[in-house]
The prediction has a mean pLDDT of 87. A computed fold for a 326-nucleotide part of an RNA from Nonlabens xiamenensis, annotated as large-subunit ribosomal RNA, domain IV. The source organism's lineage runs through Bacteria, Bacteroidota, Flavobacteriales, Flavobacteriaceae and Nonlabens.
Context: one part of a larger RNA
RNA sequence: UCAUGGCUAAGGAAUUAGGCAAAAUUGACCUGUAACUUCGGGAGAAAGGUCCCCUAUCUAGUAUAGGGCGCAGUGAAAAGAUCCAAGCGACUGUUUAUCAAAAACACAGGGCUCUGCUAAAACGAAAGUUGAUGUAUAGGGCCUGACACCUGCCCGGUGCCGGAAGGUUAAGAGGAGGGUUUAGCUUCGGCGAAGAUCUGAAUUGAAGCCCCGGUAAACGGCGGCCGUAACUAUAACGGUCCUAAGGUAGCGAAAUUCCUUGUCGGGUAAGUUCCGACCUGCACGAAUGGUGUAACGAUUUGGAUACUGUCUCAGCCAUGAGCUCG
Numbered sequence: 001u002c003a004u005g006g007c008u009a010a011g012g013a014a015u016u017a018g019g020c021a022a023a024a025u026u027g028a029c030c031u032g033u034a035a036c037u038u039c040g041g042g043a044g045a046a047a048g049g050u051c052c053c054c055u056a057u058c059u060a061g062u063a064u065a066g067g068g069c070g071c072a073g074u075g076a077a078a079a080g081a082u083c084c085a086a087g088c089g090a091c092u093g094u095u096u097a098u099c100a101a102a103a104a105c106a107c108a109g110g111g112c113u114c115u116g117c118u119a120a121a122a123c124g125a126a127a128g129u130u131g132a133u134g135u136a137u138a139g140g141g142c143c144u145g146a147c148a149c150c151u152g153c154c155c156g157g158u159g160c161c162g163g164a165a166g167g168u169u170a171a172g173a174g175g176a177g178g179g180u181u182u183a184g185c186u187u188c189g190g191c192g193a194a195g196a197u198c199u200g201a202a203u204u205g206a207a208g209c210c211c212c213g214g215u216a217a218a219c220g221g222c223g224g225c226c227g228u229a230a231c232u233a234u235a236a237c238g239g240u241c242c243u244a245a246g247g248u249a250g251c252g253a254a255a256u257u258c259c260u261u262g263u264c265g266g267g268u269a270a271g272u273u274c275c276g277a278c279c280u281g282c283a284c285g286a287a288u289g290g291u292g293u294a295a296c297g298a299u300u301u302g303g304a305u306a307c308u309g310u311c312u313c314a315g316c317c318a319u320g321a322g323c324u325c326g
Base pairs, nucleotide, nucleotide: 001321002320003319004318005317006316007315008314010312011311014310019307027051028050029049030048031047036041038146052068053067054066055065056064057063058061069073081305082304083303084302085301086300087299088297089296093105094104109144110143111142112141113140114139115138121130122129123128147292148291149290150289152222153221154220157219158218159215160214161213162212163211166210167209168208172204173203177199178198179197180196181195184191185190223241224240225239226238227237250284251281262278263277264276265275266274
């Protein structure tokens, strides 16, 4: 000097990104226990008291009464710190074996959609198998994520579903016409049947696409400018342009707010964090769910009590290592 452990005057988080680490709490019994709440909880809430020995009594005990000793009676050890407020996720659970345990995944519940059984879907050139020895109260896919209150407008684009009049449209069908060949005819220039062969117009010809409808808990989207009230300010109101429709309820400087340490209030002596409001939402918003929410959480944030060597500011002790000598 380092490691591990122990103690420390006064102060008590002044330390620090942050009470990280440490300290503190801790058992049993008795009393007592708030907001809130889904009435189950919260709750071991919190906050207090008792615990050893002797005697007596009775209902014989975790009882009652009286007395005694110590600084200390769960006499050592072992054994919750607690409270307030907020975010997120309802919860128990799962996860990056070996830097992340979470607000991520899952979940019960909700919805859409496909599937009538040789089901859909999936594996497999196939046979076959799973689904399922199941049968729509079943099975698959996708989204959301307990519960409460709710879930607005847009089908123009993309997708999906339905429709079939018209347009477009392949192979195929069809075979007008044309080329080659040559029996024959010939005015000797050519013409040219049948057959063979090479082509080939019209016409016909499905799905799809165009087209017509539906559908957003399908993918998604949800405006601008100008004016106006008897102080000012603001604009219930009006005008105009554009759109498929112009963001409803609720929430809002938010896990979302750039400007920003917004402004006001609270807490502090002092608060870029925190809580409550406001709304000017750069760029919230309704199952890509919105807003709340008891309980729960090795979750995140702020505050308080207790407690302490975290600190003011260090000191001492023990053990081990290191160092020096041997």